The RNA shown here (Bacterial RNase P class A) has 367 nucleotides and comes from uncultured Sphingosinicella sp. The prediction has a mean pLDDT of 75. The model forms 96% of the base pairs in the Rfam consensus. RNAcentral holds the sequence, with entries from MGnify.

[in-house]
RNA sequence: AGGGUCGGACGGCCGCCGCGCCAGGGUUCGAAAGAACGGCGGGGAGGAAAGUCCGGGCUCCACGGAUAGACGGUGCCGGGUAACGCCCGGCGGGGGCAACCCCAGGGAAAGUGCCACAGAGAGCAGACCGCCCGAUGGUUUCGGCCGGACGGCAAGGGUGAAAGGGUGCGGUAAGAGCGCACCGCGCGACCGGCAACGGAAGCGGCACGGCAAACCCCACCGGGAGCAAAACCGAAUAGGGGCGGCGCAUGGCUUAUCCGGCCGGACCGCCCGGGUAGGUUGCUUGAGACGGCGCGCAAGCGUCGUCCUAGAGGAAUGGUCGUCGCCGCCUUUACGGGCGGUACAGAACCCGGCUUACAGACCCUCU
Numbered sequence: 001a002g003g004g005u006c007g008g009a010c011g012g013c014c015g016c017c018g019c020g021c022c023a024g025g026g027u028u029c030g031a032a033a034g035a036a037c038g039g040c041g042g043g044g045a046g047g048a049a050a051g052u053c054c055g056g057g058c059u060c061c062a063c064g065g066a067u068a069g070a071c072g073g074u075g076c077c078g079g080g081u082a083a084c085g086c087c088c089g090g091c092g093g094g095g096g097c098a099a100c101c102c103c104a105g106g107g108a109a110a111g112u113g114c115c116a117c118a119g120a121g122a123g124c125a126g127a128c129c130g131c132c133c134g135a136u137g138g139u140u141u142c143g144g145c146c147g148g149a150c151g152g153c154a155a156g157g158g159u160g161a162a163a164g165g166g167u168g169c170g171g172u173a174a175g176a177g178c179g180c181a182c183c184g185c186g187c188g189a190c191c192g193g194c195a196a197c198g199g200a201a202g203c204g205g206c207a208c209g210g211c212a213a214a215c216c217c218c219a220c221c222g223g224g225a226g227c228a229a230a231a232c233c234g235a236a237u238a239g240g241g242g243c244g245g246c247g248c249a250u251g252g253c254u255u256a257u258c259c260g261g262c263c264g265g266a267c268c269g270c271c272c273g274g275g276u277a278g279g280u281u282g283c284u285u286g287a288g289a290c291g292g293c294g295c296g297c298a299a300g301c302g303u304c305g306u307c308c309u310a311g312a313g314g315a316a317u318g319g320u321c322g323u324c325g326c327c328g329c330c331u332u333u334a335c336g337g338g339c340g341g342u343a344c345a346g347a348a349c350c351c352g353g354c355u356u357a358c359a360g361a362c363c364c365u366c367u
Stems, first nucleotide, its partner, number of pairs: 001365006008324007016044002019041004026037004046344001050355002053353005058226004071222005076090005091105001092103004106217002111215002113211003128157002130153003136147004165183006184206001185204003190199003230281004240272006251263004288307008325342007
């Protein structure tokens, strides 16, 4: 530096939650369904059960179709896998003396946009200082000196994260890949590799600055919600509907009023359906665990054998005592004794990952 394993042990007493067998007798709760109470036996948290961040199974909902659009995600290559944003092996880049570690790592010669501050100029470059030429003007001791229009120059200075290759020689009025050598860069026949990519004859005076965790383009993936999913049984009470009865209170219509008739309604009986409480299922045998053999660098795959390993649900898996282990402190010549500590954390439908937390102990390999 990398990887792996464990994460207290034994016993007594008292409890809790499931399961199997026996007993099938009763009691309690409940309208019912059903539940509880007995004896014996056996099982009962984790490496992360956590965060709920990815990927699936399963359930319900939605859905005319689409290699479309929109939105979201992923992004070097190959492999593994049910699948993944995970894992393994490579490639490229960066760090380290090394073992080894880290990287959102497609496209910037499709298009758009941005490049703060500073600076003359930030993207079909740019004259601020500077260098050169110098029409022409001034001055002069006639040697020059001072200024300077139109122009040329990207070598030097300065700004900046970044200013359109670097060094040297030649060249020039001054300069410049303007020319040349070397280095760098671009394209690249061909060679190696499944590929990412690596090597490279040769060609090109050098173009194509950076940013896509900016829009965007390209390729691939993606319906939504989640076990409080969902299915079944299903009260009391209240309310809804249907049928029948009564016609006593009260009301409406017919009528001027009464009687009569019709309607509505209270009341009584029976029936129907929905929802709620409650109960049952979903519920744990599964992309399962362990071991052997074979294949593979590995992740992993195949095959054979063995095993069954919590299923609660306002939610069990606990409490206490003793002995021992480990660590620290005190004490003792020593044996020993005393005190304190022993992490992170607790299943909730189930798997595969990632991330985060963790007292302490052990093993292997490498520098």